Model confidence (mean pLDDT): 76 of 100. Predicted 3D model of a 363-nucleotide RNA (Bacterial RNase P class A) from a soil metagenome. The model forms 91% of the base pairs in the Rfam consensus.
[in-house]
RNA sequence: CGGGCCGAGCGACCGCGGGGGGAGAGACAACCCCUCGAGGAAAGUCCGGACACCAUAGGGCAAGGCGGUGGGUAACUCCCACCCGGGGAAACCCGCGGGAAAGUGCUACAGAAACAUACGGCCGAUGGCGCAGCCACACGUGAGUUGCGUACAGGCAAAGGUGAAAUGGUGCGGUAAGAGCGCACCGGCGCCGCGGUGACGCGGCGGCCAGGCAAACCCCGCCCGGUGCAAGGCCAAACAGGAUCGUCGACCCAGCCCGGUGAGAUCCAGGUAGGCCGCAGGACCGCUUCGGCGGCCCUUCGGGACCUCGGUCCCGAUGAGAUAGAUGGUCGCUCUUGACAGGAUCCGGCUUAUAGGUCCGCU
Numbered sequence: 001c002g003g004g005c006c007g008a009g010c011g012a013c014c015g016c017g018g019g020g021g022g023a024g025a026g027a028c029a030a031c032c033c034c035u036c037g038a039g040g041a042a043a044g045u046c047c048g049g050a051c052a053c054c055a056u057a058g059g060g061c062a063a064g065g066c067g068g069u070g071g072g073u074a075a076c077u078c079c080c081a082c083c084c085g086g087g088g089a090a091a092c093c094c095g096c097g098g099g100a101a102a103g104u105g106c107u108a109c110a111g112a113a114a115c116a117u118a119c120g121g122c123c124g125a126u127g128g129c130g131c132a133g134c135c136a137c138a139c140g141u142g143a144g145u146u147g148c149g150u151a152c153a154g155g156c157a158a159a160g161g162u163g164a165a166a167u168g169g170u171g172c173g174g175u176a177a178g179a180g181c182g183c184a185c186c187g188g189c190g191c192c193g194c195g196g197u198g199a200c201g202c203g204g205c206g207g208c209c210a211g212g213c214a215a216a217c218c219c220c221g222c223c224c225g226g227u228g229c230a231a232g233g234c235c236a237a238a239c240a241g242g243a244u245c246g247u248c249g250a251c252c253c254a255g256c257c258c259g260g261u262g263a264g265a266u267c268c269a270g271g272u273a274g275g276c277c278g279c280a281g282g283a284c285c286g287c288u289u290c291g292g293c294g295g296c297c298c299u300u301c302g303g304g305a306c307c308u309c310g311g312u313c314c315c316g317a318u319g320a321g322a323u324a325g326a327u328g329g330u331c332g333c334u335c336u337u338g339a340c341a342g343g344a345u346c347c348g349g350c351u352u353a354u355a356g357g358u359c360c361g362c363u
Base pairs, nucleotide, nucleotide: 001361002360003359004358005357006356008334009333010332011331012330013329014328016037017036018035019034020033021032022031039340043351044350046349047348048347049346050345051228052227053226054225064223065222066221067220068082069081070080071079072078083097084095085094086093087092098219099218103217104216105213106212107211119160121156122155123154126153127152128150129149130148131147132146133145134144135142136141137140168186169185170184171183172182173181187209188208189206190205191204192203193202194201195200232277233276234275235274241268242267243266244265245264252260253259281297282296284295285294286293287292298319300317301316302315303314304313305312306311335338
């Protein structure tokens, strides 16, 4: 520096939620016995899915999300490996990592200028102007010529200053001064070749030299219907409603008759209260009458075999499912005196919190 694991232990008693069994004629509760009963994050609800219902011919736009490459996966913005860039002496770490050469926009302050510009500055090749010389002649002039000066036209962007950033860098040449203007090396871009599945790397060629920002609009490619277990399915009181029967006596009084009593009785739909399911090891494989069955794998426990004493194999058992929500309390012993924390449909991730302990690898 990187990664993995553990997350106080043991015993007794009492208590709680689920399942099974017993007793009892039977059933619920109570009673007795057996058994299972929170986490590495159960958390945040941030991604991705399963599942359920609703919507949906097909296609497109918008909105939203994602963005190096290859692979993994049910899927992912996750994981693994690699590439590129940055940091570090190294192990290793970090990166919301497509396009800025389609267009638009922004680029604070400072600065002349933030994308085409010149503040101070440099130049004096060219033209102008001035002076001087030469030359010519018509003798004071010149469409001539040389030199010097000037900085008016103009040329330049090297050096200075400003800035986070000034449009490739360094050096040599070149020039009036300069400039990829030319050359060498380096950087970028483009083309070609080779290597690689690929991102990309290496080499050659071409002066082609282009500021930054897309977590601004935008462009390119890919993904994407909505709502979440309070989904959703089944059963179903009471009150109210509807239909039929009933004071010509229904219903009830155990079947029939008599008798008694005297105003309700029966059925229905919707589905409220409430209840049940959804709901429990595994998004693996096969079969299926879709209820399950068999196999494989995982967890924990018990028994056994082998053995290089660390494991491998075999057999048997085991796997939270509540609904105001169970997993706790007391006591004893031990130690290092114990952190963050509590399921609520489930699963794969990410992120965040975490006393302390332990193991492995690397620099």